[in-house]
Molecule: transfer RNA
Organism: Kiritimatiellia bacterium
RNA sequence: GCGGGUGUAGCUCAAUGGUAGAGCUCCAGCCUUCCAAGCUGGUGGUGGCAGUUCAAUUCUGCUCACCCGCU
Numbered sequence: 001g002c003g004g005g006u007g008u009a010g011c012u013c014a015a016u017g018g019u020a021g022a023g024c025u026c027c028a029g030c031c032u033u034c035c036a037a038g039c040u041g042g043u044g045g046u047g048g049c050a051g052u053u054c055a056a057u058u059c060u061g062c063u064c065a066c067c068c069g070c071u
Stems, first nucleotide, its partner, number of pairs: 001070007010024004018054001026042005047063005
């Protein structure tokens, strides 16, 4: 320098154009003499900029970060 892959919640991962979810974590409540466990509820997120579309996590372009391969 060229090609490919990945990027979603604090962490690990879903979501094949139509209200973004789960597990663990965190917070609050219940329970308990207290803690843990358990039960209920809650906070919080699509790497960035454009494009297509009535509608984009999803499709397209560029870009950023990381990983792999080639030279």